[in-house]
RNA sequence: UCCUGUAAAGGGCAAACUCGUCGUGAGGCGAGGACGCAAAGCUACCGGUCUUUGAACUAAGACGGCGGGGCUGCCAGU
Numbered sequence: 001u002c003c004u005g006u007a008a009a010g011g012g013c014a015a016a017c018u019c020g021u022c023g024u025g026a027g028g029c030g031a032g033g034a035c036g037c038a039a040a041g042c043u044a045c046c047g048g049u050c051u052u053u054g055a056a057c058u059a060a061g062a063c064g065g066c067g068g069g070g071c072u073g074c075c076a077g078u
Base pairs, nucleotide, nucleotide: 003077004076005075012037013036017032018031019030020029021028022027035065041071042070043069045068046067047066048063049062050061051060052059
């Protein structure tokens, strides 16, 4: 460095829900709370889903805990 993730050690993140707040909305942020997660760290590049518009086309936005790709990381092992 590549690959792997059974055990161990140190830990990490935080679903649903509740309260507050921002947003037309999907949803975001903070606090509480844990369903789970070996990348549930970052990234909207590809697909997908969702929102707004809406006859349609088109456009803008959201989701990284939907899948893939890219970048980075702890420990251990072959």

Predicted 3D model of a 78-nucleotide RNA (c-di-GMP-I riboswitch aptamer) from a Hydrogenophilales bacterium. Of the family's consensus pairs, 94% are formed in the model. NCBI's taxonomy places the organism under Bacteria, Pseudomonadati, Pseudomonadota, Hydrogenophilia, Hydrogenophilales.